Context: one part of a larger RNA
RNA sequence: UGACGGGGGCCCGCACAAGCGGUGGAGCAUGUGGUUUAAUUCGAUGCAACGCGAAAAACCUUACCAGGCCUUGACAUCCUGAGAAUUCGGUAGAGAUACCUUAGUGCCUUCGGGAACUCAGUGACAGGUGUUGCAUGGCUGUCGUCAGCUCGUGUCGUGAGAUGUUGGGUUAAGUCCCGUAACGAGCGCAACCCUUAUCCUUAUUUGCCAGCACGUAAUGGUGGGAACUCUAAGGAGACUGCCGGUGACAAACCGGAGGAAGGAGAGGAUGACGUCAAGUCAUCAUGGCCCUUACGGCCUGGGCUACACACGUGCUACAAUGGAAAGUACAGAGGGCCGCAAUGCCGCGAGGUGGAGCAAAUCCCAGAAAACUUUUCGUAGUCCGGAUCAGAGUCUGCAACUCGACUCCGUGAAGUCGGAAUCGCUAGUAAUCGCGAAUCAGCAGUUCGUCUGUUGCC
Numbered sequence: 001u002g003a004c005g006g007g008g009g010c011c012c013g014c015a016c017a018a019g020c021g022g023u024g025g026a027g028c029a030u031g032u033g034g035u036u037u038a039a040u041u042c043g044a045u046g047c048a049a050c051g052c053g054a055a056a057a058a059c060c061u062u063a064c065c066a067g068g069c070c071u072u073g074a075c076a077u078c079c080u081g082a083g084a085a086u087u088c089g090g091u092a093g094a095g096a097u098a099c100c101u102u103a104g105u106g107c108c109u110u111c112g113g114g115a116a117c118u119c120a121g122u123g124a125c126a127g128g129u130g131u132u133g134c135a136u137g138g139c140u141g142u143c144g145u146c147a148g149c150u151c152g153u154g155u156c157g158u159g160a161g162a163u164g165u166u167g168g169g170u171u172a173a174g175u176c177c178c179g180u181a182a183c184g185a186g187c188g189c190a191a192c193c194c195u196u197a198u199c200c201u202u203a204u205u206u207g208c209c210a211g212c213a214c215g216u217a218a219u220g221g222u223g224g225g226a227a228c229u230c231u232a233a234g235g236a237g238a239c240u241g242c243c244g245g246u247g248a249c250a251a252a253c254c255g256g257a258g259g260a261a262g263g264a265g266a267g268g269a270u271g272a273c274g275u276c277a278a279g280u281c282a283u284c285a286u287g288g289c290c291c292u293u294a295c296g297g298c299c300u301g302g303g304c305u306a307c308a309c310a311c312g313u314g315c316u317a318c319a320a321u322g323g324a325a326a327g328u329a330c331a332g333a334g335g336g337c338c339g340c341a342a343u344g345c346c347g348c349g350a351g352g353u354g355g356a357g358c359a360a361a362u363c364c365c366a367g368a369a370a371a372c373u374u375u376u377c378g379u380a381g382u383c384c385g386g387a388u389c390a391g392a393g394u395c396u397g398c399a400a401c402u403c404g405a406c407u408c409c410g411u412g413a414a415g416u417c418g419g420a421a422u423c424g425c426u427a428g429u430a431a432u433c434g435c436g437a438a439u440c441a442g443c444a445g446u447u448c449g450u451c452u453g454u455u456g457c458c
Base pairs, nucleotide, nucleotide: 019425020424021423022422023421026316027315028314029313030312031311032310033309034307035306042053043052064302065301066300067299068298069297070296073125077124078123079121080120081119082118083117086103089100090099091098092097107114108113127291128290130289131288132287136285137284138280139279140278141276143274148187149186150185151184152183153182154163155162156161167178168177169176193268194267195266196265198236199235200234201233202232203231208225212223213222214221239262242256243255244254245253246252318418322377323376324375325374326373327372334365335364336363339358340357344353345352346351384415389410391408392407393406394405395404434450435449436448437447438446
């Protein structure tokens, strides 16, 4: 100087408290440990690993295992020789591959040859998801969006260092004010950026009948309009600006007015000096080391999906604030040509058929669901719950056995609110309900985005 204290003072945080809803018990999904295995590829391991890398493991992916193959190699540059490239078919094989065969003879040219591509050969080399994240770059997590971390000059101290940055107030803030051997400055804070809440101007395909007509069973369907909504460009608006009080006449705080919004309006992006030899050599890059007929490369099949068990994260429930049936409302944000697909017809259904329209404010995905109305069930392992199993199917795809998703009929397990313990949340939040997108041939209980509603009485 720091760090630490079951020392003190001041202060903050869903830290406690006050509440709401969960987890821990059940079934299933998913990740991990362990075990097993020919292999169950690798990494991540308190918070800050464990629905994590993975925004998609049937093949591929794929790095693992077994077997079959290759050795200048799947890929790059250089050299030599031959052949244009390319291509139909057949045989063997699990395929990789090997052999035979058909068509083809192109472009430039100084006619020597050359360019692209293929095959063969030679060696320089290629290749490595092999190792070291404790050799590294880059990127990331975390403390923490916490309010801190420093510098120049000066001054003090023999010096390490101190001062400034402490003190009195104040703030979300080392924010600002006052004081002050300090005076200034930098990186952070804040602001500048984006979204959202109000209004105006401009624009008129959507939206609107607002005002006028036409037309329909009905619909902005049509003429027309530019008011309103929306869209998207530009502006306005909020600054403690005004009033009162408190305060040190300060900074500021409290209350009020006006206002769509009030004291940072709300949300996002933004992460200082540093810490954890934190994470990543498997995104990528890269030093050293190692392999080089293999630790490289190709293929088929298998595995990553195993299962006495343990843990994390979720979903669905245990019901009446509910289940079922019928009727009937109201979104936002997205995606669409290798695509989204309407009306119609067939099927109980998944779906099939067919193909209007749409490169999309125009068409489609797409009928939001919870909510609301009526009926039923009457506290039961039930008209709760849906696991498991059996059968029949649909779709994608070369292929659903290991190992896909979905549909229908049947079956109908555990579970009656969960011990110790433990998590999230302060407002458009929690809780609950659905919808879309990414990945993607197919597949979501994931992630990300998004909207609706929330009453009455004391």